[in-house]
Context: one part of a larger RNA
Molecule: small-subunit ribosomal RNA, central domain
Organism: metagenome
């Protein structure tokens, strides 16, 4: 609380679909719900207000063609809202031709590295570190050369480059599959925009079952360092990481910046298209993206600045001084961890 705000100060829901609501494009008729404008009726008295009067003045009484605000009936008026009916194409979709893409989901392939494992060659040393040691090697280690095995991620390309609503997504190949984007203006014709509940998705850690396990590595062990070292550093190393299926449903889930549509100055890059000039490679335009700088304008600065933090319209989440507390208590969810929701004494 009819106020102010929400990039960084308290505030944008982690995204999304979409239900009720809210709002809502151009034209014309028609009603006259809402609106305006009149007029009649009520709206007890006291109280309030405005003017008098009366108690010496004030509270205080008292008066009055007063006044206050809402109902009711009826009269007119038709711009804007609405209802209704009839059309339009500038939103908003569908078609047609085109393009990009690490969007997704499944099968398969393949190339480095890495552990391991078999053999050959070969001798004393190998690893780690600031220095060291635990540890591994003469039962042949590291190094090397063949072979063979897992699994996990995909070196260059690679780019403030692309694609996705967000979360994410990077070898290759193949099916399946979703969205953009440009042209063209051929349909439809307002179908539109936001959106509480709701419903779906939603890192990475964690749960469950059942698999896999190579690297790494919570947790543990040992060495070391230290005054001490439950740490960092060094040797191992288990759960996880991986894969199906099911839960969990949080993040610095951030651009800490809600979603949709108008309007406002340029200049520079870059990616997808396209139109036009060239004519032999280049310029000039329009579009949808991704970037830098800047002008008005905003802004407490700090930035922002057509991709807005300017101007404006609709919806819809959220704020209200620090702790206490995202606690506590009910209530819901979830196996469990734990989540949603979400106070208050007290206290500065």
């Nucleotide at each position: 609380u009819u106020g102010g705000g929400c990039g960084u100060a308290a505030a944008g829901g982690g995204c999304a679909u979409g239900u009720a609501g809210g709002c809502g494009g151009u034209u014309a008729u028609a009603c006259g719900a809402g609106u305006g404008u009149g007029a009649a009726u009520u709206u007890a008295a006291a109280g309030g207000c405005u003017a008098a009067a009366g108690c010496u003045u004030a509270a205080c009484u008292u008066u009055a063609u007063g006044u206050u605000u809402g109902g009711u009936u009826u009269g007119c008026a038709a711009a804007c809202u609405g209802u209704a009916u009839a059309a339009c194409u500038a939103g908003a979709g569908u078609a047609c031709a085109g393009a990009a893409g690490g969007g997704g989901a499944a099968a398969c392939u393949g190339g480095a590295a890495u552990u391991c494992c078999g053999c050959g060659u070969g001798u004393a040393g190998g690893g780690g570190u600031g220095a060291a040691a635990u540890c591994u090697g003469u039962a042949g280690a590291g190094a090397u050369g063949c072979g063979g095995a897992a699994g996990a991620a995909u070196a260059c390309c690679g780019g403030u480059g692309g694609c996705g609503a967000a979360g994410g997504c990077g070898a290759g190949u193949u099916u399946c599959u979703g969205g953009u984007c440009u042209g063209u203006a051929a349909c439809u014709g307002a179908c539109g925009c936001u959106a509480a509940u709701a419903u779906g998705c939603g890192a990475a850690a964690g749960u469950g079952u059942g698999g896999g396990g190579a690297g790494c590595a919570a947790a543990c062990a040992g060495g070391a360092u230290u005054a001490g070292a439950u740490g960092c550093c060094c040797u191992g190393g288990u759960a996880g990481u991986c894969c199906a299926c099911a839960c969990u449903g949080u993040a610095a889930a951030c651009g800490u910046u809600g979603c949709a549509c108008g309007c406002u100055a340029g200049g520079u890059g870059u990616u997808a298209g396209u139109a036009g000039a060239u004519u032999g490679u280049u310029c000039u335009g329009c579009u949808a993206g991704u970037g830098c700088c800047g002008u008005a304008g905003c802004u407490a600065a700090c930035g922002c600045a057509u991709u807005a933090a300017g101007u404006g319209u609709g919806c819809c989440g959220c704020c209200u001084g620090g702790g206490g507390a995202g606690u506590a208590u009910g209530c819901u969810c979830g196996c469990a961890a734990g989540g949603g929701u979400g106070a208050a004494a007290c206290u500065c």